Bacterial RNase P class A from an Acidimicrobiia bacterium, 360 nucleotides, folded computationally. The organism belongs to Acidimicrobiia, within Bacteria. Its mean pLDDT, the model's own confidence on a scale to 100, is 79. The RNAcentral record of the sequence draws on ENA. It matches the Rfam family "Bacterial RNase P class A". Rfam's curators write: Ribonuclease P (RNase P) is a ubiquitous endoribonuclease, found in archaea, bacteria and eukarya as well as chloroplasts and mitochondria. Rfam classes the family as a ribozyme.

RNA sequence: CGAGCCCGCUGGGCGACCGCGGCUCGAAAGAGUCGAGGAAAGUCCGGACUCCACAGGGCAGGGUGCUGGGUAACACCCAGGCGGGGUGACCCGAUGGAAAGUGCAGCAGAGAGCAGACCGCCGAUGGCGCCUGGUCUCACGACCAGGUUGCACAGGCAAGGGUGAAACGGUGAGGUAAGAGCUCACCAGCAUCACGGGCAACCGGGAUGGCUCGGCAAACCCCACCCGGAGCAAGGCCAAGCAGGGACGACGGCGGCCCGUCGAUCGAGUCCCGGGUAGGCCGCGUGAGCGGAUCGGUGACGAUUCGCCGAGAUGGAUGGUCGCACACGACAGAAUCCGGCUUACAGGCGGGCUCGCAGA
Repeated sequence: CGAGCCCGCUGGGCGACCGCGGCUCGAAAGAGUCGAGGAAAGUCCGGACUCCACAGGGCAGGGUGCUGGGUAACACCCAGGCGGGGUGACCCGAUGGAAAGUGCAGCAGAGAGCAGACCGCCGAUGGCGCCUGGUCUCACGACCAGGUUGCACAGGCAAGGGUGAAACGGUGAGGUAAGAGCUCACCAGCAUCACGGGCAACCGGGAUGGCUCGGCAAACCCCACCCGGAGCAAGGCCAAGCAGGGACGACGGCGGCCCGUCGAUCGAGUCCCGGGUAGGCCGCGUGAGCGGAUCGGUGACGAUUCGCCGAGAUGGAUGGUCGCACACGACAGAAUCCGGCUUACAGGCGGGCUCGCAGA
C1' cells in the first nucleotide's frame, strides 16, 4: 500500500423566535426544568408485577438438549470440547442416545440394509466340442482313458468399470482358475480392559478381540432437566344518578306568617347500608437503573464506593419558521416495566487482529 476478519461507539450541530406534554414554584400572569430509540419495531423467548387456581405425588401435554460457568430467568451471554468451512484473522452447527424397540430412504442403479451381479474377470470342477490311444462291433457307432491355446452351458467371483448423498474398511504382499480379511503387515474405525491429562465435555498413548452391524431422532421413541392459567382493557381505590335493603317516620310544595289549595298514610321526607354504572384517581417510573473509580475473574459478570435522576400521555406531547457552518442528515417513533433474540439502517469515528506485495 492492497485485500479482509472481529469488537465498541455515533447516527445531524449551534443560535433566535413561536408552539405542545409532564413536574415544581406562583393568587394569577408567568418563570424554571425535563421531554423517544439503538432498534421505541416483530411480539419470538425469559422474567418482574397483578388477579385466579393450588396438600403431596404420578399420568398426559409442551419445551430445552455437548461441558463448565454467568444471570432474577432464558431458546440469551462467556469460556472450553467436538464436527465442518477458510491460507489466515475468524465463521457456522437443536451438537444427548441409532448394539432398547418401531420405522424411513425419492431419482439413478444389477443391488439400499444383515443387499446385489449390468458391463467385466474366471471357468480349477462338471458339461459340450476337438485331438490321440484303447475296448466292443462286419460296419455306422458306442463306451473308457488321456490331452486341449476351443465354447462360455452349469457355475464361481466381487478385484476393476458404471449408478448414487451413501454400495458391508484403505494400501501393499501372499494366495487363487479368477478372486475375496481368505491369510499376513501397516493404517483407519468399533468394542472391551486398564493407564495418563482435564472439574467436565473430551484428549493422548497401550493391550486384547472379531475383522468391520452404515445413515436419519427438526421420524416415533428412550434418557436428563424445566414448565399452573390469564394478562396493565392485569388489577386496586373513590364514587354521582337510577333501582334495592334498613331505621325513624307525618308532613312537604306554593319566596316569611295565616287562610286556602295541591301532593302525601296506597309511605312523603331525613339518615344509614351493601354491591356498583357513568366519571375520577392509582397502578405509572428510584429501577434486576445510569455514569466514574478500585478490586476479583481469561471472560460473561460480580463486589465495594462516589455521583446522578434522564418521557409518562389517555384524543394521547416531542413540532414549526429563520439565520450560520458542514454540504442535504439512514432506518424509524414510547403506551406496565425489565433482560435477550431477530429484523431495518445513508453516512461517520475508534480499537484489536490476519493475509499478500514492496522497502529498511
The model forms 91% of the base pairs in the Rfam consensus. The gene name in the source record is rnpB.